[in-house]
């Protein structure tokens, strides 16, 4: 230096003109019980996002005479610590992979990280056999049979080396070693690590069923509230117990009990308006705790609220960045100024907030891998 690769910030700017939508405030007019309501002018401010997207979690907020228990069901899973809260966050422990290191350490990075010893199921082809799992070859034999060390197959065959033993074998025993369970000391807030001890316990797999522990009451702004409008049910059919914002049963509540509770079916009608609607689990700054993540105080600040849906269009100027001419430089790699013609992703609020997910042209930081080049 130049390339890719991860991650992080912007992701066009500035003036002038005109057009639209919201708030505030003034004057006119009409209106009215009233600055009530409206509508013209004018001051003055505000006007798409990091993802607004998907609709994959979680809240806020707002309805429901059960939101009360138990089952079903759904979810989540190593510790702690922080959040309204969440499957997301932050530090760490274990594994696992890659680089480096050379003495058992250090960096990234990924991860759907609790049980297999409660119980089912599956392990395809191959192979004698796949866990209530052995007898192809093959070793011994008293020819009745014994054996599982060696050898084939397989991803994986009864933990491994190595000895005693044995007819010949085999945790059958013994040594050591791996890995599991207990107990017990040290370090840790814990998950865990470390030592020593005992135990012959020893295939995998739970984004298979399943056990274990922990949460989970339902529908949503088309939720809701107001105001005003309009209407048709002597209709029909079922009918004793039935309703109650996911199912089933018990609990409680309410209505009916044949003069019809409730539930189905036809049929009818529901203009429009106003609100919910943006001042918040809110932005920036600064100190103070704390590895952090976040928490607390203190300061300034208000930065869209539309409803067939407003934020726009037109000029100049800059800033990037492609291409082509000219003209200076020059270390021949290129660098710079001017002209000219293009171009500048992905994309659009609709009640709001944490979060993940997906898309993304270019520049700019910050880390890694390769190349080259000098020192």
């Nucleotide at each position: 230096u130049g390339a890719g690769u991860c991650g992080g910030u912007c992701g066009g700017a500035u003036g002038g003109u005109u057009g639209c939508u919201c708030c505030a405030g003034a004057c006119u007019u009409g209106u009215u019980u009233g600055u009530u309501c409206a509508a013209c002018u004018u001051u003055g401010g505000a006007g798409a996002g990091g993802a607004a997207a998907g609709u994959c979690c979680g809240g806020g907020c707002a309805c429901c005479g059960c939101a009360g228990a138990a089952c079903a069901g759904a979810a989540u899973g190593c510790u702690c610590c922080a959040u309204a809260a969440c499957g997301a966050g932050g530090a760490g422990a274990g594994a696992u992979a890659a680089g480096c290191a050379u003495c058992c350490g250090c960096u990234u990075a990924u991860a759907a990280u609790g049980g297999a010893u409660a119980g089912u199921g599956c392990a395809g082809c191959a192979g004698a056999a796949a866990a209530u799992a052995g007898a192809c070859c093959g070793c011994c034999u008293u020819c009745g049979g014994g054996u599982a060390a060696g050898g084939g197959u397989g991803a994986a065959a009864a933990g491994g080396u190595g000895g005693u033993g044995u007819a010949a074998g085999a945790g059958a025993c013994c040594a050591c070693c791996a890995g599991a369970u207990u107990c017990u000391g040290a370090a840790g807030a814990a998950a865990u690590u470390u030592a020593g001890a005992a135990u012959g316990c020893u295939u995998g797999u739970a984004a298979a069923c399943c056990c274990c522990a922990u949460u989970c009451g339902g529908u949503g702004c088309a939720a809701g509230a107001u105001c005003g409008a309009a209407u048709a049910g002597c209709c029909u059919c079922u009918g004793a117990g039935a309703u109650g914002u996911u199912g089933u049963u018990c609990g409680c509540a309410u209505c009916a009990a044949u003069u019809g509770a409730a539930g189905a079916g036809c049929g009818g009608g529901u203009a429009g308006a106003u609100u919910g609607c943006u001042a918040g689990a809110u932005a920036u700054u600064u100190g103070u705790g704390g590895u952090a993540a976040c928490a607390c105080a203190a300061a300034u600040g208000c930065c869209a609220g539309a409803u067939g849906a407003a934020u726009g269009a037109c000029c100049a100027u800059c800033u990037u960045u492609u291409a082509a001419a000219a003209c200076a430089g020059u270390u021949c790699g290129c660098u710079g100024u001017u002209u000219u013609a293009g171009a500048a992703a992905c994309a659009a609020a609709a009640c709001u907030c944490g979060g993940c997910u997906u898309a993304u042209a270019g520049a700019c930081c910050g880390a890694c891998u390769c190349a080259u080049u000098u020192u």
Model confidence (mean pLDDT): 77 of 100. Bacterial RNase P class A from a Fidelibacterota bacterium, 375 nucleotides, folded computationally. Rfam family: Bacterial RNase P class A. Rfam classes the family as a ribozyme.